[in-house]
């Protein structure tokens, strides 16, 4: 220095005016209504989106339904430890792929419980002889052996090299697979290492239906507490007016009640929070100490204009909250690591 490769940070900056949210306050500036309480405006002050606030795809907390138990359907996951509040997540680590390496990728259980399905080519696709090779016969031909050789095909009887054989064949043998048995070593997954089986265990495919093993009750802040007008109802009262000759009764009033509408509270933001140091672990993460506190609206607030500088500025804007995953992202900038060249 080039090329790669696994992580990080940041996400235009200052500054001034003008608006907008919630909170504090009433002092610099208070004002109105109100008996207060207090409510409205106003003013000052600090404060005010994200690394993804997205998609709502998994997980939990939390709320109500019987703190929800059992069983059926449905559904997710799927080698091992290990982390967690928990997960389909992370972290280490086996196998297996892919790279010359750093490093990257895998739903990575069962296809001797059953069933489906392989197009086209092929004689045959789960059981078959088309060519070919052999024996035989009645010899331009049939029978009969044969997976060695050729053809077809993604996939053809375990591979390959011998021995055997009419010609052939795991028929037998070495080694390699594969299946299984101890052994050693690991927490395990599994590695290695001895021996045993001649392999009808006979292709493939479970992101095809199945089985098997784990885990899952529903809905979800418009969840779900409390307050609660007006109408309109129910229950007593019912002076006086009205109707009536008189009483009940109707209207009108007045009190209690139940309902939970408008509406208000409230749930709501201080948490499985952030930082820093220091344990303990390889990591994930866990513990301890100190230290910050930084939106909470409800039709929804972050804009705009002006100067000045630059690399000229992406993708996108909270609504109950967290822990992830996947997606979108103009650019800068730092770290470890690998190869290849040079040069000391």
């Nucleotide at each position: 220095u080039a090329a790669g490769u696994a992580g990080g940070a940041u996400a235009a900056a200052u500054a001034a005016u003008c608006g907008c949210a919630g909170a504090u306050g009433c002092a610099g500036a208070g004002g109105u209504c109100g008996a207060a309480a207090g409510a409205c405006c106003g003013c000052a002050u600090a404060u005010g989106a994200g690394g993804a606030a997205a998609g709502u795809c998994c997980g939990g907390g939390c709320u109500u339904c019987a703190c929800a138990g059992g069983g059926c359907a449905g559904g997710a996951u799927g080698c091992c430890g290990g982390c967690u509040a928990a997960c389909g997540g992370c972290c280490g680590g086996u196998g297996g792929a892919g790279g010359c390496g750093a490093c990257u990728c895998c739903a990575a259980g069962g296809a001797c419980a059953g069933u489906g399905c392989a197009a086209c080519a092929g004689a045959a696709a789960u059981g078959u002889a088309c060519c070919g090779c052999u024996g035989c016969a009645g010899u331009g031909u049939g029978c009969a052996g044969u997976a060695a050789g050729g053809g077809u095909g993604g996939a053809a009887g375990g591979g390959c090299a011998g021995u055997g054989u009419a010609a052939g064949a795991g028929a037998c043998u070495a080694c390699c697979g594969c299946c299984u048995g101890c052994c050693u070593g690991g927490u395990a997954a599994c590695a290695g290492g001895c021996g045993g089986g001649g392999c009808a265990u006979a292709u493939g495919u479970a992101a095809a239906c199945c089985c098997c093993a784990u885990c899952c009750g529903a809905a979800g802040c418009a969840a779900g507490a409390c307050c609660g007008a007006a109408c309109a109802g129910a229950a007593g009262c019912g002076u006086a007016c009205g109707u009536g000759g008189c009483c009940c009764g109707c209207c009108a009033g007045c009190u209690u009640c139940a309902g939970g509408u408008a509406g208000g509270u409230u749930g709501c933001u201080g948490g499985a929070g952030g930082u820093a140091a220091c344990u303990g672990g390889c990591a994930a993460c866990a513990g301890u100490u100190a230290u910050c506190c930084u939106a909470g609206a409800u039709a929804g607030a972050u804009g705009a204009u002006u100067a000045u500088u630059c690399a000229c500025g992406a993708c996108a804007u909270a609504a109950c909250c967290c822990g992830g995953c996947u997606u979108a992202u103009c650019g800068u900038c730092c770290u470890g690591c690998u190869u290849a060249u040079g040069a000391u």

The RNA shown here (Bacterial RNase P class A) has 344 nucleotides and comes from a Lachnospiraceae bacterium. The coordinates come from a structure-prediction model, not an experiment, and the mean pLDDT is 75. NCBI's taxonomy places the organism under Bacteria, Bacillati, Bacillota, Clostridia, Lachnospiraceae. A source record names the gene rnpB.